[in-house]
RNA sequence: GCCCCCGUAGUUCAAUGGAUAGAACGGUCCCGUCCUAAGGGAGCGAUGUGUGUUCGAUUCACGCCGGGGGCA
Numbered sequence: 001g002c003c004c005c006c007g008u009a010g011u012u013c014a015a016u017g018g019a020u021a022g023a024a025c026g027g028u029c030c031c032g033u034c035c036u037a038a039g040g041g042a043g044c045g046a047u048g049u050g051u052g053u054u055c056g057a058u059u060c061a062c063g064c065c066g067g068g069g070g071c072a
Stems, first nucleotide, its partner, number of pairs: 001071007010025004018055001028042004048064005
């Protein structure tokens, strides 16, 4: 330099054009207990970035950024 794959919550993953982007674990608060624990409940938290396509984009297209792999 060229090609391919990936980027969603603190972590691991869903959602593949359409309702308020969901779940588990972790963390916070509450209940629970004499105190812890087990167990239960509540609320917080995310689409890498820009442009485009579309009535509508996490999803499709292109550029950029980042990660991984292959060729040279």
Transfer RNA from Parcubacteria group bacterium RIFOXYD2_FULL_52_8, 72 nucleotides, folded computationally. Its Rfam family is "tRNA". Rfam classes the family as a transfer RNA. Model confidence (mean pLDDT): 81 of 100. The sequence is in RNAcentral, with records from ENA.